A computed fold for a 73-nucleotide RNA from a Planctomycetota bacterium, annotated as transfer RNA.
It matches the Rfam family "tRNA". Rfam describes the family as follows. Transfer RNA (tRNA) molecules are approximately 80 nucleotides in length. The family's RNA type in Rfam is transfer RNA.
The prediction has a mean pLDDT of 80.

[in-house]
RNA sequence: GGGGCGUUAGCUCAAUUGGGAGAGCGAUGCCUUUGCAAGGCAUAGGUCGCCGGUUCGAUCCCGGCACGCUCCA
Numbered sequence: 001g002g003g004g005c006g007u008u009a010g011c012u013c014a015a016u017u018g019g020g021a022g023a024g025c026g027a028u029g030c031c032u033u034u035g036c037a038a039g040g041c042a043u044a045g046g047u048c049g050c051c052g053g054u055u056c057g058a059u060c061c062c063g064g065c066a067c068g069c070u071c072c073a
Base pairs, nucleotide, nucleotide: 001072002071003070004069005068006067007066010025011024012023013022019056027043028042029041030040031039049065050064051063052062053061
């Protein structure tokens, strides 16, 4: 320098006709227990990497950029 993949909640990750943003763990509160652990219920938590474009509408399609992993040179 070129190719491929990835970037979504605090962490690990889902999300296929383009229209609902989610799960587990973690956090907080409550219940249960003499207490602990375990369990149950609920709540909070997101500019879907950034900037543009297409579209009535974008996490999803297109372009550029940034960062990470990997392959080639």